Bacterial RNase P class A from Erythrobacter sp. QSSC1-22B, 403 nucleotides, folded computationally. RNAcentral holds the sequence, with entries from ENA and Rfam. Of the family's consensus pairs, 93% are formed in the model. Its Rfam family is "Bacterial RNase P class A". Rfam classes the family as a ribozyme. NCBI's taxonomy places the organism under Bacteria, Pseudomonadota, Alphaproteobacteria, Erythrobacteraceae, Erythrobacter.
């Protein structure tokens, strides 16, 4: 220098001026609220709410089961985790390095489209091959030969994601783990390693095809609803109750009344009489708008030192870093940055040159314009996922080409 691998940062800076929110303070004002000073004042993702937890209420004797969901190599961190680190395995890539829901398929069920003869205790379309048995050929017989009839094979074709282990040699009629040798693949033992697994050894010609992101089986885990959680304060008005002045209701009408029903009271108690219902005051609880609390100090950050390969942890020391609620955190100007376009031969480079000078794709200079992402807190917090202009650093890998 070119391609590419992995990890971390950073998300324009400075200055004015103008504004906004909380808070603390100080003036004015009953008070509301205004107004001056300080302080602080959005993210790496505030997002998508996927997953873990803190808070909180709500069910529940502890536990444990059923149900339904979830996770799934090993060891470690962590409050906790489906997150991270490390390591194993298995893919892919020459490599740096990546992906992986990576447990069980000789418990059982069930599935394998299309092709294809055969798809599961396999199967013979093409093909081989016919030693052996059968048939034909010169004449009884019969080699050798020839048919491909019984019958064998499963090697090559061909189908397919998958075809009952791969090459490779001997065997054979042709074949075939039939034998053999390497590989690969199981059993059973040693070694090593916490371990997942590795490696020797040794036996077995191989037996168990794949699919559990199909049931299913094993082991772990997991109650349930959310800050609109949840608590307390409560105004007019409407309406509930209580209790007092006086417990004024339903029905029909010709508006004069009657009947009928309930309540108190009373009396001679299967009934008579007698008063009552509006409408006021007074207290009380619930409760809407609406305020307060929850609310932001926390599994908090920042520095040194230590442990450990890493994740992460430990000690010290130092710091406080939005809390809003129709919702604040902006907003103009100048200058500087970084890019993309133009325009001026303009200090150099660079190229032509008749040496007078010209050119301007590149590099620089000089100026103009124009853009500089994604996306914005809403109870915290820790993880995952997605989105994102550009810029910066550091580690490694291939290749080219100097020394």
């Nucleotide at each position: 220098c070119c391609a590419g691998g992995g990890g971390g940062c950073u998300g324009g800076g400075c200055a004015g001026c103008c504004g906004c929110g909380u808070c603390g303070g100080g003036a004015a004002g009953c008070g509301a609220u205004u107004u001056c000073c300080g302080c602080c004042g959005a993210g790496g993702a505030a997002a998508g709410u996927c997953c873990g937890g803190g808070c909180u209420c709500c069910a529940c004797g502890a536990a444990g089961a059923a149900a339904g969901g979830g996770u799934g190599g090993c060891g470690g961190g962590u409050a906790a985790c489906g997150c991270c680190c490390g390591c194993c395995g298995a893919g892919a890539g020459c490599g740096a390095u990546c992906u992986c829901a990576g447990g069980g398929a000789a418990a059982g069920u069930g599935c394998c489209a299309c092709a294809g003869a055969g798809a599961g205790c396999a199967u013979a379309c093409c093909g081989c091959c016919g030693a052996u048995g059968g048939c034909c050929c010169a004449u009884u017989a019969a080699a050798a030969g020839g048919c491909a009839c019984a019958g064998g094979c499963a090697a090559g074709g061909g189908u397919g994601a998958a075809a009952g282990g791969g090459u490779g040699c001997g065997g054979u009629a042709a074949g075939a783990g039939c034998g053999c040798a390497c590989c690969g693949g199981g059993g059973g033992g040693c070694u090593g390693g916490c371990g997942a697994c590795a490696g020797c050894c040794u036996c077995c010609g191989c037996a168990c095809g794949g699919c559990a992101a199909a049931c299913c089986c094993c082991a772990c885990c997991c109650g349930g609803a959310g800050c609109a959680a949840a608590g307390c304060c409560g105004a007019a008005u409407a309406g509930g109750g209580g209790c007092g002045g006086c417990g004024c209701g339903c029905u029909c009408u010709a508006c004069g009344g009657a009947g009928c029903a309930g309540g108190u009271g009373u009396g001679u108690u299967u009934c008579g009489c007698a008063c009552c219902g509006a409408c006021c005051g007074c207290c009380c609880g619930g409760g809407u708008u609406g305020g307060c609390u929850g609310c932001u100090c926390g599994a908090g950050c920042c520095a040194u030192g230590g442990a450990g390969c890493a994740a992460u942890c430990c000690a010290u020391g130092g710091c406080c870093c939005a809390g809003a609620u129709g919702a604040a955190u902006g907003g103009c100007u100048g200058c500087c940055c970084c890019u993309g376009c133009g325009g001026c031969g303009c200090a150099g480079g660079u190229c032509c040159u008749u040496c007078g000078g010209g050119a301007u794709a590149c590099c620089g200079g000089u100026u103009g314009c124009a853009g500089g992402a994604c996306a914005g807190a809403a109870c915290c917090c820790g993880g995952c996922u997605u989105a994102c202009a550009g810029g910066c650093c550091c580690c490694c890998u291939g290749g080219c080409a100097u020394c």